RNA sequence: AGCAGAUUGCAUACAGCACCUCAUAUAAUAUCGGGAAUCGGGCCCGAGAGUCUCUACCUGCGGCCAUAACCAGCAGACUAUGAGGAGCGGAGAUACAAAG
Numbered sequence: 001a002g003c004a005g006a007u008u009g010c011a012u013a014c015a016g017c018a019c020c021u022c023a024u025a026u027a028a029u030a031u032c033g034g035g036a037a038u039c040g041g042g043c044c045c046g047a048g049a050g051u052c053u054c055u056a057c058c059u060g061c062g063g064c065c066a067u068a069a070c071c072a073g074c075a076g077a078c079u080a081u082g083a084g085g086a087g088c089g090g091a092g093a094u095a096c097a098a099a100g
Base pairs, nucleotide, nucleotide: 003100007098008097009096011094012093014090016088017087019085020084021083022082023081024080025079026056029049031047032046033045034044035043041065042064050057058076059075060074061073063071
């Protein structure tokens, strides 16, 4: 100086896995039918709508309603897809080094 394969170390990228954050969807929403409760209550069942969308469509706490019919406000998810973060990760890949 060169070098085949195996080995070791280190780094990077990538498949995969679960987690976190964000974005989009949807407003955890409204409609219809039937039924139920009444301040210790404000629900139950069903249907269809809403999403370039599968699923879900509830819970809690104030407010308000004085026996009558109706609720409204606030806070809190899951699911689908995408992006980012940090982690795990391969007897696999690439680069470098060691050793040979």